A computed fold for a 133-nucleotide RNA from a Clostridiaceae bacterium, annotated as c-di-AMP riboswitch aptamer (ydaO/yuaA leader). The organism belongs to Clostridiaceae, within Bacteria. It was read from a public genome assembly, where an Rfam model found it. Rfam family: c-di-AMP riboswitch aptamer (ydaO/yuaA leader). Rfam's curators write: This family represents a conserved RNA structure found upstream of the ydaO and yuaA genes in Bacillus subtilis and related genes in other bacteria. The ydaO/yuaA element is thought to act as a genetic 'off' switch for the ydaO and yuaA genes in its native state. It is believed that the element may be triggered during osmotic shock leading to activation of ydaO, a predicted amino acid transporter gene, and members of the yuaA-yubG operon which code for KtrA and KtrB K+ transporters. Its family is annotated with cyclic-di-AMP binding and regulation of gene expression in the Gene Ontology. The coordinates come from a structure-prediction model, not an experiment, and the mean pLDDT is 77.
């Protein structure tokens, strides 16, 4: 000097998944705000029975084919350019939970604040900022 690995700080992506205070102080715990989700009247809706029950979070649903275990192709829907939008381009289109039970739903009430990742994809228009004269 260069490269690789590890740790920390800062910045950013996805997401509801952030911030502050207090105690402790290695980890962590609690509270509050903010964001997100569930249960829960009247009215309305639905109304029986049976069955292969039914339901929730989430963008993550649905269809077809086949060699029918599974795989492939598409699709509703969703994400990405370090301001926004349009048109393209490239991706995702999973997983988990409740436990026979829940329509909507004011008051009320319960719960969550994980995990994973990081190179800049273009066109057109708009907004905003800075510098110089």
């Nucleotide at each position: 000097u260069a490269g690789a690995c590890g740790a920390g700080a800062a910045g950013g992506c996805c997401u509801a998944a952030u911030u502050a205070u207090u105690c402790a102080u290695a980890a962590g715990a609690a509270u509050a705000a903010a964001c997100g989700g569930g249960g829960g009247a009247a009215c309305c809706a639905a109304u029986u029975u049976a069955c292969c029950g039914g339901g929730g979070c989430u963008u993550g649903u649905c269809c077809a084919u086949u060699u029918u275990a599974a795989a492939u192709g598409g699709u509703a829907g969703g994400g990405u350019u370090a301001c926004c939008u349009c048109u393209u381009a490239c991706c995702c289109g999973a997983g988990c939970c409740c436990g026979u039970c829940a329509g909507c739903u004011a008051a009320c009430u319960c719960c969550g604040u994980a995990a994973g990742c990081c190179g800049a994809a273009a066109u057109a228009g708009g907004a905003g900022g800075a510098a110089c004269a």